[in-house]
Context: one part of a larger RNA
RNA sequence: CGUAUGGUGAAUGCCUUGGCAUUAAGAGUCGAUGAAGGACGCAAUUAACGGCGAUACGCCUCGGGGAGUGGUAAAUACACAAAGAUCCGGGGAUUUCCGAAUGGGGAAACCCAACAGAGGUAAUGCUCUGUUACACUUCACUGAAUACAUAGGUGACUUGGGACAACGCAGGGGAUUGAAACAUCUUAGUACCUGCAGGAAAAGAAAACAAUAGUGAUUCCCUUAGUAGCGGCGAGCGAAACGGGAACAGCCCAAACCAGCAUUGAGCUGGGGUUGUAGGACCACAAUACGGCAGUCAAAACGGUUAGGCGAAUGGCAUUGAAAGGCCAGUCAUAGAAGGUGCAAACCCUGUAGCCGAAAACUUUUUUGCGCCCAGUGGGAUCCUGAGUACGGCGAGACACGAGGAAUCUUGUCGGAAUCUGCCGGGACCAUCCGGUAAGGCUAAAUACUCCUUAAUGACCGAUAGUGGACCAGUACCGUGAGGGAAAGGUGAAAAGAACCGCGGGAGCGGAGUGAAAUAGAUCCUGAAACCAUAUGCUU
Numbered sequence: 001c002g003u004a005u006g007g008u009g010a011a012u013g014c015c016u017u018g019g020c021a022u023u024a025a026g027a028g029u030c031g032a033u034g035a036a037g038g039a040c041g042c043a044a045u046u047a048a049c050g051g052c053g054a055u056a057c058g059c060c061u062c063g064g065g066g067a068g069u070g071g072u073a074a075a076u077a078c079a080c081a082a083a084g085a086u087c088c089g090g091g092g093a094u095u096u097c098c099g100a101a102u103g104g105g106g107a108a109a110c111c112c113a114a115c116a117g118a119g120g121u122a123a124u125g126c127u128c129u130g131u132u133a134c135a136c137u138u139c140a141c142u143g144a145a146u147a148c149a150u151a152g153g154u155g156a157c158u159u160g161g162g163a164c165a166a167c168g169c170a171g172g173g174g175a176u177u178g179a180a181a182c183a184u185c186u187u188a189g190u191a192c193c194u195g196c197a198g199g200a201a202a203a204g205a206a207a208a209c210a211a212u213a214g215u216g217a218u219u220c221c222c223u224u225a226g227u228a229g230c231g232g233c234g235a236g237c238g239a240a241a242c243g244g245g246a247a248c249a250g251c252c253c254a255a256a257c258c259a260g261c262a263u264u265g266a267g268c269u270g271g272g273g274u275u276g277u278a279g280g281a282c283c284a285c286a287a288u289a290c291g292g293c294a295g296u297c298a299a300a301a302c303g304g305u306u307a308g309g310c311g312a313a314u315g316g317c318a319u320u321g322a323a324a325g326g327c328c329a330g331u332c333a334u335a336g337a338a339g340g341u342g343c344a345a346a347c348c349c350u351g352u353a354g355c356c357g358a359a360a361a362c363u364u365u366u367u368u369g370c371g372c373c374c375a376g377u378g379g380g381a382u383c384c385u386g387a388g389u390a391c392g393g394c395g396a397g398a399c400a401c402g403a404g405g406a407a408u409c410u411u412g413u414c415g416g417a418a419u420c421u422g423c424c425g426g427g428a429c430c431a432u433c434c435g436g437u438a439a440g441g442c443u444a445a446a447u448a449c450u451c452c453u454u455a456a457u458g459a460c461c462g463a464u465a466g467u468g469g470a471c472c473a474g475u476a477c478c479g480u481g482a483g484g485g486a487a488a489g490g491u492g493a494a495a496a497g498a499a500c501c502g503c504g505g506g507a508g509c510g511g512a513g514u515g516a517a518a519u520a521g522a523u524c525c526u527g528a529a530a531c532c533a534u535a536u537g538c539u540u
Base pairs, nucleotide, nucleotide: 001537002536003535004534005533006532007531013525014490015489018461019460020458021457022456023455024454025453026452027450028449029163030162037098038097039096040053041052042051044076045075048072049071050057059092060091061090062089063088064087068080069079070078103112104111105110113132114131115130116129117128118127119126134160135159138156139155140154141153142152167198168196169195170194171193172192178185182232208215209214219246220245221244222243229237230236250442251441252440253386257271258270259269260268261267276420278385279384280383281382282379283378284377285376291373292372293371295370297369298368299367300366301365303363304362305361306360308356309355310354314329315328316327317326330347331346332336338350339349340348391415392414393413394412395411396410397409398408401427422437423436424435425434426433477484478483497524500511501510502509503508
């Protein structure tokens, strides 16, 4: 150096309990009736996980189901079960202590109380049950300085508080970065912090767009378009209308005027009324219909959800450890999806297609009841139609728009109108024309998201991959702490997991036995390489 046989080692191959992504439905909350999350307990033997709560591996009831059962999880003991257990589902009961934690305290799972009722003791101590936090609204009773009153006090009934993956709105709000440096700019109103809400949120029924023609609330998608524009005109930023679709829905107050109540303080309640072709009040005439609801509630019906049920059709021969593969001969199919079974099964099992099913609870939709809402014509004298508002100056911010010719929107500050013969807008401004009616409010759907449930899919992964986690993983371990954070899957069809014998203190080994196989022997499928050893050949 080579060959062979082994050891070590774990790659590779095969596998999949677990992940990842998506689709379609559903659900979109839980909580003082004590949540989320925990601590400590509960079994005959019980450390852990799961389950449960001193009624503690469970209690009651109503359904399902039909033979074994007392979780993972063996074993022994003892029990339960056709008078239907275990198990599955609906409803209910119990539910220690901590935790918003709420009787007071506190170093969470502990300590100490008061009041009422009950138990117990000779009596005290003691035990049990219930109540006792704070804040807001409302109400009631009280009640100072101070006469009426008010502040304050006490009590009662609701409600709130906390948790929660993303989505939403609002209040604050960076920097790295890019500009090949950097300051305006960009990153970006992003990350992050905070508040609040809903199953969606927000927006929303024109003081809108448009342009001589018209549209007719909002939202979302496509397009317009990387266009018009903005921009140390750098880097970059970047619309809108029209058009095409999705979905469609419109309403209610304030005021004038009238009435009641109150009134020293400018009101409250009811009627009325709600718009741009101006409308309403008011006056005159006429009338009591037809409809609508986005509904607080109740009932019914058809469905749906939460257990389930029925469900076709195959045998033989040989090989094999084993047939589902081969050969021979059949069958079913509204079922030849899939998984399992000792090898590759439509016809063996579970299923699949199809059909059926609820005592109880919940529920979409519809209907009914109930409840609520809604109306005309003419007149044109008077009244009303949202004020520290519109608008303007100064300073900012938002608009694609960086002060620009800068309209529009918001407003910190200073000024400050008009009242329908009014007012606002149409990108400085003016005129004409056109559109609208601000300074009050509500509004489903189309849209966003997925902690979660069900069903399904994958030119997704296959154990250094896929979740950090296929395995008792947010564990072990590290850190004062915030926090960081692993490794670790595979005997066999079945434990049949090696009785018994020998050597040995044992580990282990040799026999024997099981098995198809034991170089499948328990860190056990396959078992590469590095590395080590033994035997042997060649070379020096």
The part of an RNA shown here (large-subunit ribosomal RNA, domain I) has 540 nucleotides and comes from an Erysipelotrichaceae bacterium.
Its Rfam family is "Bacterial large subunit ribosomal RNA".
The full RNA is in RNAcentral, with records from ENA.
Lineage of the source: Bacteria > Bacillota > Erysipelotrichia > Erysipelotrichales > Erysipelotrichaceae.